This is a predicted structure of a 111-nucleotide RNA (TPP riboswitch aptamer (THI element)) from a Pseudomonadota bacterium.
Its mean pLDDT, the model's own confidence on a scale to 100, is 75.
């Protein structure tokens, strides 16, 4: 310095934010792989909150998918994990099968 791979099936994990209009339903805009649909409960009601199911997307220890730190720090924006720091910090699903490829091995296989 280069490589330690990929497809499919089953299983498992995760997030769903910000802004504008509207009585509401909902519509539109921003970033992103992903900001979706349905119904249930709480509240006098609305708003809102909570969890459940399905779908898409991403991730499964070679783990930055995602969570905590965080009502964090710096920058940007109409606003926002929008960008960076934090982060050789702490957690986090630590799976199975099958096919192809590569390397070693075998007389050929098995492995």
């Nucleotide at each position: 310095c280069c490589g330690u791979g990929g497809g499919c099936c089953g299983g498992g994990g995760g997030g769903u934010g910000c802004c504008u209009u509207g009585u509401a339903a909902a519509a539109g805009g921003c970033u992103g792989a992903g900001a979706g649909c349905g119904g249930c409960g709480c509240u006098a009601a609305a708003g809102g909150c909570g969890g459940c199911g399905c779908g898409a997307c991403c991730c499964c220890u070679u783990g930055a998918a995602c969570c905590u730190g965080a009502u964090c720090c710096g920058g940007u924006u109409a606003a926002u994990c929008c960008c960076g720091g934090c982060g050789u910090a702490g957690g986090g699903a630590a799976c199975g099968g099958u096919c192809c490829g590569c390397c070693c091995g075998u007389u050929u296989a098995a492995g």